This is a predicted structure of a 100-nucleotide RNA (Bacterial small signal recognition particle RNA) from an uncultured Dehalococcoidia bacterium. Rfam family: Bacterial small signal recognition particle RNA. Gene Ontology terms of the family: SRP-dependent cotranslational protein targeting to membrane, signal sequence recognition and signal recognition particle, plasma membrane targeting. The family's RNA type in Rfam is non-coding RNA gene. The coordinates come from a structure-prediction model, not an experiment, and the mean pLDDT is 78. The sequence was found by an Rfam model in a public genome assembly.

RNA sequence: GCCUGGGUCCCGCGCGGCGAGCCACCGUGAACCCCGUCAGGUCCGAGAGGAAGCAGCGGUAAGCGGGCGGUUUCGGGUGACGCGGGAGCGCCUGGGCGGA
Repeated sequence: GCCUGGGUCCCGCGCGGCGAGCCACCGUGAACCCCGUCAGGUCCGAGAGGAAGCAGCGGUAAGCGGGCGGUUUCGGGUGACGCGGGAGCGCCUGGGCGGA
């Protein structure tokens, strides 16, 4: 000096990760205005029986909490991740050849 590869730059696709939403799961959760069961007591009845129903117990709604869930949705100055395409010879780096 010549040739060439990669990175840095741009675009697209994909993968993982973080955060949020959503759906499930678990827990909690109603003095009464949810459900069921209703001790005691109350009421009706001559009686047999029946009725309403407090406390308690059980279950749940709205809500709250949890993180180990997902065929999910969205987001980013997430990533020394992957693939493809483009720009550029400005910077970094590798290789080959030739000359001094």